[in-house]
RNA sequence: GGGUCCGUAGCUCAAUGGCAGAGCAACCGGCUCUUAACCGGUAGGUUGUGGGUUCGACCCCCACCGGUCCCA
Numbered sequence: 001g002g003g004u005c006c007g008u009a010g011c012u013c014a015a016u017g018g019c020a021g022a023g024c025a026a027c028c029g030g031c032u033c034u035u036a037a038c039c040g041g042u043a044g045g046u047u048g049u050g051g052g053u054u055c056g057a058c059c060c061c062c063a064c065c066g067g068u069c070c071c072a
Stems, first nucleotide, its partner, number of pairs: 001071003005067003010024004018055001026042005048064005
């Protein structure tokens, strides 16, 4: 330099055009003599950045940024 896949909550990942979710972690509460475990709840997001398409974009298109792998 060329190509591939990936970037969504603190972490690991869903959502494949129509209100952005789960698990873990955090916080509050229940249970317990207490802790852990278990149970219930709460909060947490410019969906990497900037454009384009569309009535509507995490999703499709383009460029850029970062990362993985392959080729040279």
The prediction has a mean pLDDT of 82. The RNA shown here (transfer RNA) has 72 nucleotides and comes from Paenibacillus oryzae. Its Rfam family is "tRNA". The family's RNA type in Rfam is transfer RNA. The sequence was found in a public genome assembly. Taxonomically the source falls in Paenibacillus (Bacteria, Bacillati, Bacilli, Caryophanales).